[in-house]
Context: one part of a larger RNA
Molecule: small-subunit ribosomal RNA, central domain
Organism: uncultured prokaryote
RNA sequence: UUAGGUUUAAAGGGUGUGCAGGCGGGAUAAUAAGUCAGUGGUGAAAUCCUACAGCUUAACUGUAGAACUGCCAUUGAAACUGUUAUUCUUGAGUACAAUUGAGGUAGGCGGAACGUGUCAUGUAGCGGUGAAAUGCAUAGAGAUGACACAGAACACCGAUUGCGAAGGCAGCUUACUAAAUUGUUACUGACGCUGAGACACGAAAGCGUGGGGAGCGAACAGGAUUAGAUACCCUGGUAGUCCACGCCGUAAACGAUGAUUACUCGUUGUGUGCGAUACACAGUACGCGACUGAGCGAAAGCAUUAAGUAAUCCACCUGGGGAGUACGAUCGCAAGAUUGAAACUC
Repeated sequence: UUAGGUUUAAAGGGUGUGCAGGCGGGAUAAUAAGUCAGUGGUGAAAUCCUACAGCUUAACUGUAGAACUGCCAUUGAAACUGUUAUUCUUGAGUACAAUUGAGGUAGGCGGAACGUGUCAUGUAGCGGUGAAAUGCAUAGAGAUGACACAGAACACCGAUUGCGAAGGCAGCUUACUAAAUUGUUACUGACGCUGAGACACGAAAGCGUGGGGAGCGAACAGGAUUAGAUACCCUGGUAGUCCACGCCGUAAACGAUGAUUACUCGUUGUGUGCGAUACACAGUACGCGACUGAGCGAAAGCAUUAAGUAAUCCACCUGGGGAGUACGAUCGCAAGAUUGAAACUC
């Protein structure tokens, strides 16, 4: 490099938007760049191949042919690709009407619980464990009641549910905002798909500045356990967890399954519409699930939401370790991230 692969054996980028590039629906006409055919020129000789010949043979050599798969010019062909022009509606989009949902951002409000403070009642324990102890408590704890304050999270509904590109999203409500689906088939007329670089988003932890700090709780301290116990258990507890702004850019970022399009046996549940309706059944479009065939698969299994049958584009893989390390470079405040070897060894 080719072939072959990428759910689990090595291998799908965390996700999207999108420049370049690659690929691209139906019809007609023109063109002749690609493509195809003919002709001419060139493609040195040697080499290679074929035939014959010369050294006793062979290697070797000579002669002839073929070949030199290429390039240039020219004459034609016009199906396909390209280009140009016209056109079409089924791909794609727009409009109008309606619907749906924890989609997003900002603000307001709410109750349960936990904690603290004050007051009251009240007296000797409380707490914790396998058992204890540290701890709290006569300076009045724990328990009960009332009031106040504060922060964080939103029981039930709630799921095999829904929404979102992914990360993710859940009390109620207001404003702003994005999307999808359905119906009408009115409009545009291929406007499409993919997408190296690039840009944007991106859990948790972590970082910077300023707030906040109830509960929980790395580190840390103490008590236990134990041979020891830098742990598991207990009592405390700082960063952090929360908010605003700015970084970081990684995860088993998982469906371990890239995006798009077409086609392919069935059963069943469910969400949202449409249409119809008194309701239900049945139908249909788009989703979310379960089961089971053909087919595929090493098997497990997948199976119209494919891992089946095909097509286009991107990403990635090539024995284990060394190693996601070293060096260099880029980015970052740092932590580190991205890119990413070799020697050696089995």